[in-house]
RNA sequence: AGAGUUUGAUCCUGGCUCAGGAUGAACGCUGGCGGCGUGCCUAAUACAUGCAAGUCGGACGUUGAGUUUGGGAAACUAGGCUUAGCGUGGCGAACGGGUGAGUAACACAUGGUUGACCUGCCCUUCAGAGGGGGACAACGGCUGGAAACGGUCGCUAAUACCCCGUACGCUGGCUGGGGUUAGAGGCCCGGUCAGGAAAGCGCGCAAGCGUGCUGAAGGAGGGGACGGUGGCCCAUCAGCUAGUUGGAGAGGUAACGGCUCACCAAGGCGGGGACGGGUAGGGGGCCUGAGAGGGUGGUCCCCCACACUGGAACUGAGAGACGGUCCAGACUCCUACGGGAGGCAGCAGUAAGGGAUAUUGCGCGAAUGGGCGAAAGCCUGACGCAGCAACGCCGCGUGCGGGAGGACGGCCUUCGGGUUGUAAACCGCUUUUCGAGGUGAAGAGCGAGGACGGUAGCCUCGGAAGAAGUCUCGGCUAACUACGUGCCAGCAGCCGCGGUAAAACGUAGGAGGCGAGCGUUAUCCGGAUUUACUGGGUGUAAAGCGCGUGCAGGCGGUGGGCAAAGUUCGGUGUGAAAGCGCCUGGCUCAACCGGGCGAGGACGCCGAAAACUGGUUCACUGGAGGCAGGGAGGGGUCUGUGGAAUUCCGGGUGUAGUGGUGAAAUGCGUAGAGAUCCGGAGGAACACCAGUGGCGAAGGCGGCAGACUGGUCCUGACCUGACGCUCAGACGCGAAAGCACGGGGAGCGAACGGGAUUAGAAACCCCGGUAGUCCGUGCCGUAAACGAUGCAGACUAGGUGUCGGCGACGCGAGUCGGCGGUGCCGCAGCUAACGUGAUAAGUCUGCCACCUGGGGAGUACGGCCGCAAGGUUAAAACUCAAAGGAAUUGACGGGGGCCCGCACAAGCAGCGGAGCGUGUGGUUUAAUUCGAGGCUACACGAAGAACCUUACCUGGGCUUGACAUGACGGUGGUAGGGAACCGAAAGGGGACCGACCUUCGGGAGCCGUCACCGGUGCUGCAUGGCUGUCGUCAGCUCGUGUCGUGAGAUGUUCGGUUAAGUCCGGUAACGAGCGCAACCCUCAGGUCCAGUUACAGGUUGUCUGGACCGACUGCCCGUUGAACGCGGGAGGAAGGUGGGGAUGACGUCAAGUCAGCAUGGCCUUGAUGUCCAGGGCUACACACACGCUACAAUGGCCAGCACAAUGGGUGCGCCAACCCGCGAGGGGGAGCCAAUCCAACAAAGCUGGUCUCAGUUCGGAUUGCAGGCUGCAACCCGCCUGCAUGAAGCCGGAGUUGCUAGUAACCGCCGGUCAGCUAUACGGCGGUGAAUACGUUCCCGGGCCUUGUACACACCGCCCGUCACGUCAUGGGAGCUGGUCAUGCCUGAAGUCGGUGGGCUAACCGCAAGGAGGCAACCGCCUAAGGCAGGGCUGGUGACUGGGACGAAGUCGUAACAAGGUA
Repeated sequence: AGAGUUUGAUCCUGGCUCAGGAUGAACGCUGGCGGCGUGCCUAAUACAUGCAAGUCGGACGUUGAGUUUGGGAAACUAGGCUUAGCGUGGCGAACGGGUGAGUAACACAUGGUUGACCUGCCCUUCAGAGGGGGACAACGGCUGGAAACGGUCGCUAAUACCCCGUACGCUGGCUGGGGUUAGAGGCCCGGUCAGGAAAGCGCGCAAGCGUGCUGAAGGAGGGGACGGUGGCCCAUCAGCUAGUUGGAGAGGUAACGGCUCACCAAGGCGGGGACGGGUAGGGGGCCUGAGAGGGUGGUCCCCCACACUGGAACUGAGAGACGGUCCAGACUCCUACGGGAGGCAGCAGUAAGGGAUAUUGCGCGAAUGGGCGAAAGCCUGACGCAGCAACGCCGCGUGCGGGAGGACGGCCUUCGGGUUGUAAACCGCUUUUCGAGGUGAAGAGCGAGGACGGUAGCCUCGGAAGAAGUCUCGGCUAACUACGUGCCAGCAGCCGCGGUAAAACGUAGGAGGCGAGCGUUAUCCGGAUUUACUGGGUGUAAAGCGCGUGCAGGCGGUGGGCAAAGUUCGGUGUGAAAGCGCCUGGCUCAACCGGGCGAGGACGCCGAAAACUGGUUCACUGGAGGCAGGGAGGGGUCUGUGGAAUUCCGGGUGUAGUGGUGAAAUGCGUAGAGAUCCGGAGGAACACCAGUGGCGAAGGCGGCAGACUGGUCCUGACCUGACGCUCAGACGCGAAAGCACGGGGAGCGAACGGGAUUAGAAACCCCGGUAGUCCGUGCCGUAAACGAUGCAGACUAGGUGUCGGCGACGCGAGUCGGCGGUGCCGCAGCUAACGUGAUAAGUCUGCCACCUGGGGAGUACGGCCGCAAGGUUAAAACUCAAAGGAAUUGACGGGGGCCCGCACAAGCAGCGGAGCGUGUGGUUUAAUUCGAGGCUACACGAAGAACCUUACCUGGGCUUGACAUGACGGUGGUAGGGAACCGAAAGGGGACCGACCUUCGGGAGCCGUCACCGGUGCUGCAUGGCUGUCGUCAGCUCGUGUCGUGAGAUGUUCGGUUAAGUCCGGUAACGAGCGCAACCCUCAGGUCCAGUUACAGGUUGUCUGGACCGACUGCCCGUUGAACGCGGGAGGAAGGUGGGGAUGACGUCAAGUCAGCAUGGCCUUGAUGUCCAGGGCUACACACACGCUACAAUGGCCAGCACAAUGGGUGCGCCAACCCGCGAGGGGGAGCCAAUCCAACAAAGCUGGUCUCAGUUCGGAUUGCAGGCUGCAACCCGCCUGCAUGAAGCCGGAGUUGCUAGUAACCGCCGGUCAGCUAUACGGCGGUGAAUACGUUCCCGGGCCUUGUACACACCGCCCGUCACGUCAUGGGAGCUGGUCAUGCCUGAAGUCGGUGGGCUAACCGCAAGGAGGCAACCGCCUAAGGCAGGGCUGGUGACUGGGACGAAGUCGUAACAAGGUA
């Protein structure tokens, strides 16, 4: 510090995800030791049991026990001491310890204020302590109760209580003075009147000392109160408030105060966020981060709050009191049912909840601290320790060195080897830790005293001995192989893996990381400059309010003075400790702990400065405004007015149509339309002018005239003197449609009706047509309200057009200059690019608005507005790994341009109908083997299926195999042949016959065994090779350079030209490669050479073979800017690539082929191998494809006659003459290894004859019979011949094929395969021999350029909505049911306060009566809580209902993307 992920690729935007650190953690696997820490985050849920606050006899009374002294004989009595208890009294219990519920608050933090306050114990100072009195507990008697706990009578002490006296201080009233202060005054110094204190105890013979007590002042420490500042979310909480705000008075408090009360006034708070809602203890700190910041508040420290829930007071210096009291409530327990008791959020512990959190330990006669005490001491679950837990941090160990034949085993392997791996074994060494034994602390201040603890440490001995796991290995991200699995099982943080070769699943081997841990999950920060203060954006990616006016707010021109708020600097105070940084020290180190220094960005006070900002004041004119003089304009409102046109009405002329469309129809019209002429009515809009021209803030504004009115420009520089800019909220304006009321209504025209179109047509087209469009008044308030660009100002190259003013010059046309608008091009700059570019999207300033992934959604709920429609403000759950912008290359378009091709057109012959042949589909079958599937499968693999072929089926056999290689063993009458016999054959069986080479060892062969053979079994989606197709199309690329951030572009585009990226010109390109062309073969002419078997004997010629020549736009004319070329012509056998062939660029179709061959992997191995027999591939209701033969007279039949070329032929091939047969054929055997011989007669054609339009003398299918041939064998299932039979068919619907010349068409001939042949197929050969091409609009295919794109498995693409099904979350919903918050009314505990007086009453007054005071009771106010009632807010649930999201292959259509077929 970054990385992965949107695309075919690119750049950008943007989200998601990862690598890091952290934790009071939990879970999985694993686990040796020690140190230091940490440990209920959930139920502030409920708690059994024990403990957690007492102490003082030196305040006092009393009881028991012990001991002791005096008296007494003793009982006993009076004391002392010790000890245990009860009680009075004092101090403490308000600390310490726990928890985080509540609390958004002066609760906390920080710095201040208190002239408005309190303070026990402690310290200092001053003053004092005299006299007296009455009680009450304990205790005793009686008595109630189960208990808790009482009642009554009686006794008694005090540092308990009360009274009197005294008063330096003190307090109150009145009053004088003083300084300080912003001010009041409770501050200071006085006067006067009134009021208010006290306690003893111990030691001592005493004096006295000690310790207490009282009043006052001060201090220290602690606290109360007040205000400044700071720190959460929601504005879908915008208004809140009745003690509310203030006053003067009273009460109350330690104290100010509306804290409380009566009265008076009507205030107070709020956009700098009141009120309400949600959440939350706050801070020091902690985690993270470069920092700013974000998150957090566990342990430790400070503060607050709470103590079962709620309320209340008492005591006290201090409490509204965790282990006190009273009351109410809920809950639990006890009970004798009458009543009582309780409060672990103290330490342990239990239950529950939960993913989850420990011992009912030891000690305080150890340490530290606290309470009481004079002290001894007592108490202390504070605390110090120990226990449990890898929960965290830190440290240590599980050994170290040597050891290669690189052992065994495992795994992989190309079988050579590699790896595990110096790893192990083995040898040597060590002993931390461990085990055993011994010794044994510091922690304790002068001595003793240690829970921890016989612990730490130390010593000796023993022995490598007891101690390694976990996660990962596709990319990110470090680490790879094998097997298994086969979109299964599974993985996954994101992208994504898995559908038979998976480095991604599982296992194994190996490797990588970390290591007593390692992973996972959760959460936080980081990366994320992805909320941007540091540090982002808004033309098209998300984002400029539709426009204006404008309050608050923010910001603000030039010069001077003053003050010093901001600002800067210096000083000072504070910023607790811990923590953090640095230095240093202590535990062997570290973690941990101690010491010192620093930092702690905020705040207070004092001082200084005056640049900048603010304040104030004086001045200025450039900003702004005014004034004067000119000007342009569809700027606005109102009132009039004009002509053209449409429609309607009346009338005339006139007759059959008109209208409308792609074509039609509906419609109108003989009741007279349309057309045409005249007249009239009415409404709306204003042709030409008219222009990226004008005006307006925007919406918007267009005939002409008038009235009223807004803004603006130019010129002058006369006036004011910063008066300015922007603008949340607010207010106004605001197209169209729509709404309300009233008018109006010609044309147009949602809805609606009809006609067409269509599969349908709820549309597009046509005929009608209502709202509406128009006017008045009032609503609505939206829009692609767009320049998708907020307003204002300044600055920053130019060029050119146009609108409105002005100036200079010129007679003028005009030229030059300057201002304000409005356009185009363009430099720098900016920008992701496109683009923008003085009208900025450049460089800056001010202010406002807005954005933060896509969907859900501009939706729901709530609020506000509206008559409604609806508008505005505006979420969440859930879901996706993207959604996007710009540009690039392709592909595509029912986009465009240019150009080709038998592509169309023009023509000729066909196919599609028939019969038959063949192939295919389908069906059938035991099997009908397999493959090929639009073009580019279908007379294709098949250039030959009766057996064989043959891969299929049925059945019968064989098992080292029908075939190959190797090893080992065996074998001499061996290998091989082979009769009888069984069998369908294969095979079995064996009489008998009987080999080869040799260096003489043997080899070969054969038999047996083991490796293995074999497979037309699967995968052409694992492959090689070969092939088809686009396409014989003219294209496809590269190097260097240049341009672009980049993908890429350029070159290859452009202008001509060509069959051609062919050539020329031009050109940021210059060259080059694969293609094109040429080179090759063949045909056509010629020359030369040669020539047999060739036509006759020979030469020549023809012919055959070979070599060479010939054609190159070479020549001429025209044309082209030039060139290339093109048109025409001459010559020539041939012209402008002469005809044909061979030749197929980069690539595309996961095209075809594992069955031609080869081949990885998988499968099979007494079978999926192999052999054999028979069957099947030949099936047949059908459908398609390629053909043949026809339908006839340009013909059929008969007879005669004529003319080819290619090619083939002796492993029994081609076969002559001749003979037989009607014929197929048979006999025959000459010739030929073939320019010699043979098949071999070519046919159409020509000549003659016949047939005469007829299902025929056309046509030949089908069938019968009789024959021939091949073959082991023609039943399934061959070909041929003869006779007989003679079917469909009379020229073929939609549609469709071939061909541009020796071509099509017609005619025959040959060949391969082959025993034969189902060949009408295929490959060749010659014979006869046409027609047509205007042309490129259209169909198909293709090339180049361009354009659009939401396509890129690329239009056979993409993609939308309803419906149906499943899952999920959510809105509405008659309601039902909780929570919470106040309000009104009723009842109202305890308690303070107030009142009452008829109860009771020791101290004081009084002789007494009585009083004062007190207590109780009662009453009242307040009030917790309860009840009743209606509400606010917020949950859960709800028949039904609304949409939404998601879900490999559902339905209907085709809306969008190409002009997406109606932009």

This is a predicted structure of a 1463-nucleotide RNA (small-subunit ribosomal RNA) from a metagenome. Its mean pLDDT, the model's own confidence on a scale to 100, is 86. It matches the Rfam family "Bacterial small subunit ribosomal RNA". The sequence is in RNAcentral, with records from SILVA.